[in-house]
RNA sequence: UCAGCGCAAAGGCAAACCUAUCGAAAGUUAGGGACGCAAAGCCAUGGGUCUAAAGCUGUUGCUAUGAUAGCCAGGCUGCCGAA
Repeated sequence: UCAGCGCAAAGGCAAACCUAUCGAAAGUUAGGGACGCAAAGCCAUGGGUCUAAAGCUGUUGCUAUGAUAGCCAGGCUGCCGAA
């Protein structure tokens, strides 16, 4: 130095909820707030899940081009350095 691993230290992020905003909705964004997280940093590639405007319709249903990275897998990158 690298891999693996995660004791310590310095820090980091921010669930639910509330307010405002965008959106048809799911959900996003900003502020407050902390359930937690060693990648809870980034990527919609695969699977899963959510929504159904438009379209179709078999009539109250089907469907993603929408969303979810804090659902899982995968890819890229990163702080520190005990056993």

c-di-GMP-I riboswitch aptamer from Thermincola ferriacetica, 83 nucleotides, folded computationally. Of the family's consensus pairs, 95% are formed in the model. It was read from a public genome assembly, where an Rfam model found it.